[in-house]
Context: one part of a larger RNA
RNA sequence: UGACGGGGACCCGCACAAGCGGUGGGGCAUGUGGUUUAAUUCGAAGCAACGCGCAGAACCUUACCUGGGUUUGACAUCUGCGGAAGUCGGGGUAAUGCCUGAUGUGCCCUUCGGGGAGCCGCAAGACAGGUGCUGCAUGGCUGUCGUCAGCUCGUGUCGUGAGAUGUUCGGUUAAGUCCGGCAACGAGCGCAACCCUCGUCACUAGUUGCCAGCAGGUGAAGCUGGGCACUCUAGUGAGACUGCCGAUGUGAAAUCGGAGGAAGGUGGGGAUGACGUCAAGUCCUCAUGGCCCUUAUGUCCAGGGCUACACACGUGCUACAAUGGGCGAUACAAAGGGAAGCGAGACCGCGAGGUGGAGCCAAUCCCAAAAAGUCGCCCUCAGUUCAGAUUGCAGUCUGCAACUCGACUGCAUGAAGGUGGAAUCGCUAGUAAUCGUGGAACAGCAUGCCACGGUGAAUACGUUCCCGGGUCU
Numbered sequence: 001u002g003a004c005g006g007g008g009a010c011c012c013g014c015a016c017a018a019g020c021g022g023u024g025g026g027g028c029a030u031g032u033g034g035u036u037u038a039a040u041u042c043g044a045a046g047c048a049a050c051g052c053g054c055a056g057a058a059c060c061u062u063a064c065c066u067g068g069g070u071u072u073g074a075c076a077u078c079u080g081c082g083g084a085a086g087u088c089g090g091g092g093u094a095a096u097g098c099c100u101g102a103u104g105u106g107c108c109c110u111u112c113g114g115g116g117a118g119c120c121g122c123a124a125g126a127c128a129g130g131u132g133c134u135g136c137a138u139g140g141c142u143g144u145c146g147u148c149a150g151c152u153c154g155u156g157u158c159g160u161g162a163g164a165u166g167u168u169c170g171g172u173u174a175a176g177u178c179c180g181g182c183a184a185c186g187a188g189c190g191c192a193a194c195c196c197u198c199g200u201c202a203c204u205a206g207u208u209g210c211c212a213g214c215a216g217g218u219g220a221a222g223c224u225g226g227g228c229a230c231u232c233u234a235g236u237g238a239g240a241c242u243g244c245c246g247a248u249g250u251g252a253a254a255u256c257g258g259a260g261g262a263a264g265g266u267g268g269g270g271a272u273g274a275c276g277u278c279a280a281g282u283c284c285u286c287a288u289g290g291c292c293c294u295u296a297u298g299u300c301c302a303g304g305g306c307u308a309c310a311c312a313c314g315u316g317c318u319a320c321a322a323u324g325g326g327c328g329a330u331a332c333a334a335a336g337g338g339a340a341g342c343g344a345g346a347c348c349g350c351g352a353g354g355u356g357g358a359g360c361c362a363a364u365c366c367c368a369a370a371a372a373g374u375c376g377c378c379c380u381c382a383g384u385u386c387a388g389a390u391u392g393c394a395g396u397c398u399g400c401a402a403c404u405c406g407a408c409u410g411c412a413u414g415a416a417g418g419u420g421g422a423a424u425c426g427c428u429a430g431u432a433a434u435c436g437u438g439g440a441a442c443a444g445c446a447u448g449c450c451a452c453g454g455u456g457a458a459u460a461c462g463u464u465c466c467c468g469g470g471u472c473u
Base pairs, nucleotide, nucleotide: 007473008472009471010470011469012468013467015463016462019427020426021425022424023423026318027317028316029315030314031313032312033311034309035308042053043052064304065303066302067301068300069299070298073127077126078125079123080122081121082120083119086103087102088101089100090099091098107116108115109114129293130292132291133290134289138287139286140282141281142280143278145276150189151188152187153186154185155184156165157164158163169180170179171178195270196269197268198267200238201237202236203235204234205233206232209228214225215224216223241264244258245257246256247255248254320420324379325378326377327376328375329374330373336367337366338365341360342359346355347354348353386417391412392411393410394409395408396407397406433455434454435453436452437451438450439449
């Protein structure tokens, strides 16, 4: 000077408390440990590993295992020789490799001999290659403390010096935010603001919207003429600044109350992460030093594995029911995606789906039905008309191919489960809870992830205690 204390003072945070809903019990999904295995590739390890890398393992992916090939190589540059490239076969193989036949002659230059570029094959070596090791050799990127309010510098002053001062103190703030004071005076990185979005209004603009006012028209319909008023769309502006009033306060900063206002004291949300910490994570995104392999630790192919299963844990989904389940009828979204694509109406099928193809490069057409909700009927507390695991059979779709190992449909089967011990998690408002919708990646595959809207609460006395953090001592 820091760090630490079951030292002190002050102050914050869903930290506790007050509430609401969960996890921990059941079944299943998924990740991990362990075990097993020829292999079950590798990494991640308290918070900050464990629905994490993986935004999608049947082949591929794929790095693992078994077997079969190959050695200038799957890929790059250079040299020599030959051939256009390419296209279509045959043999053989589990497949790749391999053996072999046919066809084919392009582009630029040309002295018509040939030369050159590109591509293919052969040969030789320089070299390639490595998801092999080291994240404790590294870059880059990331997590975390933490969106916490801190971290420093110049000059001056003090101290022999390490250092101190400034940054402490009194108020105040979400804030080292601001005010006052002070041997300090200033400054930088952070805070805030500038950026995006939502909320109000105006203007600009109307192939979306509107009987708003007119006309036509239908079984119905902005369907048509017509019009940009409204809604909306998307661009430009306005608007909020403690600006105004009162009180408190040091005639301060500010705080409390009020007015006006769509919005009030940071209006809600996002992006934004200081100096640093954890030799934190990543050599398997990529880059890269060193080391190691070089007829193999490279590379090609087939099959298998990553999907195993006595068990243990994490994260989820679904239930245990009547605020519910079933059947019928009937409303109201937002945000997205669509050309090797989205695919309407119609027809076939109980259904998954199929046939077919209108329209749409999309405010125009399609995905598309929103669901919870509302109305009516049935069920009456039961392992049930709850719950749906498991299993059998029959199918659909994608795809060379669903045995290992896909998703979905129908019929049948109907397991555990009676609200879950110790313990533990999330959330302060359009939040929790609950309901559905879309997207990325993707041939196919979602209870995961990312986003969207619908319905829409309860509670906060307070800071003694638990956890984390800040300032002074």
This is a predicted structure of a 473-nucleotide part of an RNA (small-subunit ribosomal RNA, 3' major domain) from an uncultured bacterium.
The coordinates come from a structure-prediction model, not an experiment, and the mean pLDDT is 86.
It matches the Rfam family "Bacterial small subunit ribosomal RNA". Its family is annotated with structural constituent of ribosome and ribosome in the Gene Ontology.